A computed fold for a 107-nucleotide RNA from Anaeromicrobium sediminis, annotated as SAM riboswitch aptamer (S box leader).
It matches the Rfam family "SAM riboswitch aptamer (S box leader)". About the family: The SAM riboswitch is found upstream of a number of genes which code for proteins involved in methionine or cysteine biosynthesis in Gram-positive bacteria. Rfam links the family to the GO term regulation of gene expression.
NCBI's taxonomy places the organism under Bacteria, Bacillota, Clostridia, Thermotaleaceae, Anaeromicrobium.
[in-house]
RNA sequence: CUCUUAUCAAGAGUGGCUGAGGGACUGGCCCUAUGACGCCCGGCAACCAGCUCGCAAGAGCAAUGGUGCCAAUUCCAACUAUAUGUAAUCAUAUAGACAGAUGAGAG
Numbered sequence: 001c002u003c004u005u006a007u008c009a010a011g012a013g014u015g016g017c018u019g020a021g022g023g024a025c026u027g028g029c030c031c032u033a034u035g036a037c038g039c040c041c042g043g044c045a046a047c048c049a050g051c052u053c054g055c056a057a058g059a060g061c062a063a064u065g066g067u068g069c070c071a072a073u074u075c076c077a078a079c080u081a082u083a084u085g086u087a088a089u090c091a092u093a094u095a096g097a098c099a100g101a102u103g104a105g106a107g
Stems, first nucleotide, its partner, number of pairs: 001107008013041001015040003021031003026077003042070003047066003050061004074099001079096007
């Protein structure tokens, strides 16, 4: 990097350093010198390894290790379908996909 698979409505700082952008992309809409992003410390959680029950699928416990995460539902939408309102555009709601993020396995 590619493929498969599970999850994505919860949770997480009045700290230190730095100094300008950031929220994946597009369009919105937001965050930001009352300090963004990043790093350190701190914290949250429980995907894998661990323990217990179970034929299994799974369920529970713990938080040492490997990750991950700590503004807003993956911030919202994008594409399709259904329904409602509308003369129609369009708007709203629901569902599914596309895309993305993270873990695990494989190449």